[in-house]
RNA sequence: CGAGCCCGUCGGACGGCCGCGGUCGCAAGACCGAGGAAAGUCCGGACUCCACAGGGAACGGUGCUGGGUAACACCCAGGCGGGGUGACCCGACGGAAAGUGCAGCAGAGAGCAGACCGCCGAUGGCCCCAGGGCACAGGCAAGGGUGAAACGGUGGGGUAAGAGCCCACCAGCGUCCCGGGCGACCGGGGCGGCUCGGCAAACCCCACCCGGAGCAAGGCCAAGCAGGGACGUCGGUGUCCCGCCGAUCAAGUCCCGGGUAGGCCGCAUGAGCCGGCCGGUGACGGCCGGUCGAGAUGGAUGGUCGUCCACGACAGAAUCCGGCUUACAGACGGGCUCGCCAC
RNA sequence: GGCGGCGUAGCUCAGCAGGUGAGAGCGCUCGACUCAUAAUCGAGAGGUCGGCAGUUCGAGUCUGCCCGCCGCUA
Numbered sequence: 001c002g003a004g005c006c007c008g009u010c011g012g013a014c015g016g017c018c019g020c021g022g023u024c025g026c027a028a029g030a031c032c033g034a035g036g037a038a039a040g041u042c043c044g045g046a047c048u049c050c051a052c053a054g055g056g057a058a059c060g061g062u063g064c065u066g067g068g069u070a071a072c073a074c075c076c077a078g079g080c081g082g083g084g085u086g087a088c089c090c091g092a093c094g095g096a097a098a099g100u101g102c103a104g105c106a107g108a109g110a111g112c113a114g115a116c117c118g119c120c121g122a123u124g125g126c127c128c129c130a131g132g133g134c135a136c137a138g139g140c141a142a143g144g145g146u147g148a149a150a151c152g153g154u155g156g157g158g159u160a161a162g163a164g165c166c167c168a169c170c171a172g173c174g175u176c177c178c179g180g181g182c183g184a185c186c187g188g189g190g191c192g193g194c195u196c197g198g199c200a201a202a203c204c205c206c207a208c209c210c211g212g213a214g215c216a217a218g219g220c221c222a223a224g225c226a227g228g229g230a231c232g233u234c235g236g237u238g239u240c241c242c243g244c245c246g247a248u249c250a251a252g253u254c255c256c257g258g259g260u261a262g263g264c265c266g267c268a269u270g271a272g273c274c275g276g277c278c279g280g281u282g283a284c285g286g287c288c289g290g291u292c293g294a295g296a297u298g299g300a301u302g303g304u305c306g307u308c309c310a311c312g313a314c315a316g317a318a319u320c321c322g323g324c325u326u327a328c329a330g331a332c333g334g335g336c337u338c339g340c341c342a343c
Numbered sequence: 344g345g346c347g348g349c350g351u352a353g354c355u356c357a358g359c360a361g362g363u364g365a366g367a368g369c370g371c372u373c374g375a376c377u378c379a380u381a382a383u384c385g386a387g388a389g390g391u392c393g394g395c396a397g398u399u400c401g402a403g404u405c406u407g408c409c410c411g412c413c414g415c416u417a
Stems, first nucleotide, its partner, number of pairs: 001339010012308007020033005035314001039325002042323005047214004054242004060209004064078005079093001080091004094205002099203002101199002116144002118140003123137002125134003152170006171195001173192008218265004227256005233247004272291008309312001344416007353369004362400001371387005393409005
């Protein structure tokens, strides 16, 4: 200098005037006012109601190991597998000798398979009989060919031709032992039969988790209206059973219909944010100090002027929080890798 | 705001423990029949299976993420 990898931050700035929403205030006025994703609603919780949210089954979810956390499908560290020269990145990564099942077309044969081309024809038959030739019975799976996948690879022996048929090495499987690690797993050695494949984002098995609904939850006040039906054992229970609880003779529960479309709470101090120290490889945790940063209910962020720049992307709260995923013009900081050149 | 469902030919829909060629009815085009039209008969065209990834030898089908549409809920 060029190409690239990882982590983090910002995402127009400052000021004046006017306007909008909120809090405080008698008033004047003061202060605050969208995001890293507020988004998709894909996970996990808090909170509220179903009396408590109890047991079992079903459904559903998760799926290497250890840790973090309120919890998670998230994060951190590690293992294994794959990709890259590398920094580094990716992985739905339990089980296929528990069982059921799937593999179209092609191909001889597709799961304890098979002989189309091919090789041989030693033994047995015939000709000739020196040696060879011919056809059949039969033997074989090395080579060709099909396929995503064809029952280990290389070399040697062996044979009529061949083949784990035998041997050596390698790969892989099972099992036993030793060493390291909390563990996933790793390293080494012995033995075995020579090979016993793929799909579980097919059913399934194993381990673990899980009650349901959702702030339009739910509670209070006000206004308004028209009642009707079902129940004796029903309801809470919204998949079912058990259990528990409530009501049991004039009220209750449920369903249909009718009415209302107003106000208040929930609703913003919280697993909060910032700084420092300590523990930990890290995610994170502990302690101390500081700080309060939107709260609407037709739903608030805009307009204009001045100065400046690299002329501004994706997009906007609606109960709250932790994640994931998706969208995003550009700017900045830190660490690292590879290649070339110069000293 | 919250919850649920659905996207396959021009229209309405099938297709499901994944298998070569993706189907049916109506519609469309051409031909036959008829003096002509309709009906009928014969032939044919027409598909990114909403999009992008992943699993698999193979995806309309299974999984994830986006996009669009519809319904329910005070």